[in-house]
RNA sequence: UGAGCCGGCUGAGCAGCCGCUAUUUCUUUAAUUUAAGGAGGUAGAGGAAAGUCCGGGCUCCAAAGGGCAGGGUGCCAGGUAACGCCUGGGGGACGCAAGUCUACGGAAAGUGCCGCAGAAAAUAUACCGCCUUAUGUUUACAUGAGGUAAGGGUGAAAUGGUGCGGUAAGAGCGCACCGCAUUGCUGGUAACAGCGAUGGCAGGGUAAACCCCAUCCCGGAGCAAGAUCAAAUAGAAGAAUAUUGGCUAUUGCCAGACAUGCGGCCCGCAUGAUUCUUGGGUAGAUUGCUUGAGCAACGAGGCGACUUGUUGCCUAGAUGAAUGGCUGUUCUCGACAGAACCCGGCUUAUAGGCCGGCUCUUUUU
Numbered sequence: 001u002g003a004g005c006c007g008g009c010u011g012a013g014c015a016g017c018c019g020c021u022a023u024u025u026c027u028u029u030a031a032u033u034u035a036a037g038g039a040g041g042u043a044g045a046g047g048a049a050a051g052u053c054c055g056g057g058c059u060c061c062a063a064a065g066g067g068c069a070g071g072g073u074g075c076c077a078g079g080u081a082a083c084g085c086c087u088g089g090g091g092g093a094c095g096c097a098a099g100u101c102u103a104c105g106g107a108a109a110g111u112g113c114c115g116c117a118g119a120a121a122a123u124a125u126a127c128c129g130c131c132u133u134a135u136g137u138u139u140a141c142a143u144g145a146g147g148u149a150a151g152g153g154u155g156a157a158a159u160g161g162u163g164c165g166g167u168a169a170g171a172g173c174g175c176a177c178c179g180c181a182u183u184g185c186u187g188g189u190a191a192c193a194g195c196g197a198u199g200g201c202a203g204g205g206u207a208a209a210c211c212c213c214a215u216c217c218c219g220g221a222g223c224a225a226g227a228u229c230a231a232a233u234a235g236a237a238g239a240a241u242a243u244u245g246g247c248u249a250u251u252g253c254c255a256g257a258c259a260u261g262c263g264g265c266c267c268g269c270a271u272g273a274u275u276c277u278u279g280g281g282u283a284g285a286u287u288g289c290u291u292g293a294g295c296a297a298c299g300a301g302g303c304g305a306c307u308u309g310u311u312g313c314c315u316a317g318a319u320g321a322a323u324g325g326c327u328g329u330u331c332u333c334g335a336c337a338g339a340a341c342c343c344g345g346c347u348u349a350u351a352g353g354c355c356g357g358c359u360c361u362u363u364u365u
Base pairs, nucleotide, nucleotide: 002360003359004358005357006356007355008354009353010352012330013329014328015327016326017325018324020044021043022042023041024040025039026038027037028036029035030034046336050347051346053345054344055343056342057341058222059221060220061219065267066266067265068264070218071217072216073214074213075089076088077087078086079085090104091102092101093100094099105212106211110210111209112206113205114204127152128151129148130147131146132145133144134143135142136141160178161177162176163175164174165173179201180199181198182197183196184195185194186193187192226287227286228285229284236278237277238276239275240274244255245254246253247252258272259271260270261269262268294313295312296311297310298309299308300307301306331334
């Protein structure tokens, strides 16, 4: 100088006037608990509010379960309320590197699949070729018999790889190294890593195919959940069931059966006057509704995620849906884009600007 990698912040600013929502102070009218008006104070969309992909808080089923089916996760150790998330390690792949990605348990439980090409893709094999031998018109070459899988071809992949020796030609046939199987020691919490010993030792891949495993995890529905008040109803019609036995002086208790409820099924449990269908009416107000697994600063512990102590702060609660309009000015000339019960994650979109750390390259000293 150029090219990269990782992390963080911001997301037009300022001023004036008018306007909107919540909350609160004062005041006026009214009288009824409240309602309406006026003048002020304070606060008022995001890093993703998006997707609705996960996990919860909360509410109800509901008073508590077991199993099957179904679904989810998948290296190890931690963090967290929890997770399929995050942190730190390990293995593998990519990159010169800083770093990035990982759908990362099991193929020796079983089943399935690997098209076309090719001799052959599993009950594996000989197309071309190489060697030995016999015959023939006898250098060659052709045919038959035997041996061979090192060389070539096809393919994503050809049955351990490379090299040396050996052989008629070859082959783990033998040897060395690598790989594989069995096994010992060392380090580590572990996943794993390293160092040895023995053995010539064989078809591979695929589970993001079915499947197996984990002493793995999982009720359901959801703020349109739910709660309260008010109003209204044809005090409508139809169907099912309330059937049994035993004990007891009686109330009652036990068993069975039936119905309803508990995401599907079974067991089990609860309730015992209800359940289902048709038709009609009402559908307004309040609450849930924002103080939270909350945020910030400093300290302590930890590689880190995070934990913990002290101090400080309160930060939208709309309900056909609130923050908008106008003017002036500044420069980096403005992207993606609006809460609707709340929170922790992941994923996706993002103009411009700023900050920190690291890697490689060129040049100079």
The RNA shown here (Bacterial RNase P class A) has 365 nucleotides. Of the family's consensus pairs, 97% are formed in the model. It was read from a public genome assembly, where an Rfam model found it.